[in-house]
Molecule: transfer RNA
Organism: archaeon
């Protein structure tokens, strides 16, 4: 240099292939209940411009393009 994979909540990931209207799970975090206290258990809650910018579309996390970052392979 080229090819491919990945980037979504604090962390690990699903959802993307096949566009559909409020974007989810587990763990963690906060509050409350329970408990002598902690842990465990129960209830509720917060947390996301879906890597960035553009395009297509009535509608984009999802399709297209460029770029940024991480990784793998290869000359």
């Nucleotide at each position: 240099g080229c090819a491919c994979u990945c980037g979504u909540a604090g962390c690990u990931c699903a959802g993307c292939c096949u566009g559909g209207a409020u974007a989810g799970a587990g763990c963690g975090c906060u509050u409350c209940c329970c408990c002598c206290c902690u842990a465990a258990g129960g209830a509720a809650g917060a947390a996301g411009u879906c890597g960035u910018a553009g395009g297509u579309u009535c509608g984009a996390a999802u399709c297209c393009u460029a770029c940024c970052g991480a990784g793998u392979g290869u000359g």